[in-house]
Molecule: Bacterial RNase P class A
Organism: Burkholderiaceae bacterium
RNA sequence: AAAGUCCGCUGGACGGUCGCUGGCAGCUGUAUUGAAUAAAUGCAGCUGCGAGAGGCAACGUCCGGACUCCGCAGAGCGACGUAGCAGGUAACACCUGCCCACCGUGAGGUGAGGAUUAGAGCAACAGAGACGAGUCGGCAAGGCACUGGAAGCAGUGACAAGCCGGGUGAAACGGGCAAUCUCUACGUGGAGCAACACCGAAUAGGCGGCCGAUGAUCUUGCUCGGGGAGGCCGCGGGUAGGUGGCUUGAGCCGGCGAGCGAUCGCCGGCCUAGAGGAAUGAUCGUCACGGCGCUUCAGCGGCAACGCGAAGAACCGCACAGAAUCCGGCGUAUAGGCGGGCUUUGCUU
Numbered sequence: 001a002a003a004g005u006c007c008g009c010u011g012g013a014c015g016g017u018c019g020c021u022g023g024c025a026g027c028u029g030u031a032u033u034g035a036a037u038a039a040a041u042g043c044a045g046c047u048g049c050g051a052g053a054g055g056c057a058a059c060g061u062c063c064g065g066a067c068u069c070c071g072c073a074g075a076g077c078g079a080c081g082u083a084g085c086a087g088g089u090a091a092c093a094c095c096u097g098c099c100c101a102c103c104g105u106g107a108g109g110u111g112a113g114g115a116u117u118a119g120a121g122c123a124a125c126a127g128a129g130a131c132g133a134g135u136c137g138g139c140a141a142g143g144c145a146c147u148g149g150a151a152g153c154a155g156u157g158a159c160a161a162g163c164c165g166g167g168u169g170a171a172a173c174g175g176g177c178a179a180u181c182u183c184u185a186c187g188u189g190g191a192g193c194a195a196c197a198c199c200g201a202a203u204a205g206g207c208g209g210c211c212g213a214u215g216a217u218c219u220u221g222c223u224c225g226g227g228g229a230g231g232c233c234g235c236g237g238g239u240a241g242g243u244g245g246c247u248u249g250a251g252c253c254g255g256c257g258a259g260c261g262a263u264c265g266c267c268g269g270c271c272u273a274g275a276g277g278a279a280u281g282a283u284c285g286u287c288a289c290g291g292c293g294c295u296u297c298a299g300c301g302g303c304a305a306c307g308c309g310a311a312g313a314a315c316c317g318c319a320c321a322g323a324a325u326c327c328g329g330c331g332u333a334u335a336g337g338c339g340g341g342c343u344u345u346g347c348u349u
Stems, first nucleotide, its partner, number of pairs: 001345010012287007020052002023049011054320001059331002062329005067192004079188005084098005099113001100111004114183002119181002121177002136165004142159001144157005196244004206235006218226002251270008289317003294312004299308003
């Protein structure tokens, strides 16, 4: 220097104008309680102050928990999940350390990494044969059949215990696969903040009481007249709606200590969105960053063309992504920029 590998950081800045959602304070109006223009509370408006999305993605909703409700004598079966060893943690399928296997020259990366003498199942192509034992070729004890022979015997044929062997293939009486069922050990009740708790109209319906054809209620306040079967009160449930749950928490920052590490302990400091069909925005200007081409240059190289570098104006671009009860992980997306450790190769000294 190039290529690579691992880790960490960042994720535009400032200002103007107009808005949005909470909190606190003040003022004004209004309602209720009240003897009250006191005081308190609620609601509305105005003003001021302060706060208002991420980078271990707010995403996916995959895993684990907190929290809430429902279920639950006890035991068993089933289903689902996890799987080297040790540790961390509230818990985990997460994380750390070590071992082993595989990939890589290496830094490093990946691993569903228990069990195949309990049982079952499976294996493309090639090959005679692929999970059951046997089968292909050669040799062959041996008996059998046929032929010849008087006979011992000789010849021929198919068979065959056994022995040997080439080839195919990842694998051939020996293994593999448990990421096929299965076995072993361990774990798991279900639903989820639209959980759940509280307050609670109007209308309709329910229950109880009273009144009502000796005419209720209604029709103009009363009478007359009309009309003709309901009316009034109370209670309780549900709905709309409202309030809580709701953000102080396995919290964040800094320091010290224990530990190889994940992580844990102690001390100090801080409070950092809380909406609810759902706020956190829109727009303008300046600057910063990146890019193609253009222009200029007393810079460097070159005879030159031109290349490198510097400067300038205009134009274009500036990612992934938007909280919804909260937390720990995992997975996925991410323009551009910055820093560090290590490895390999080449060159120089």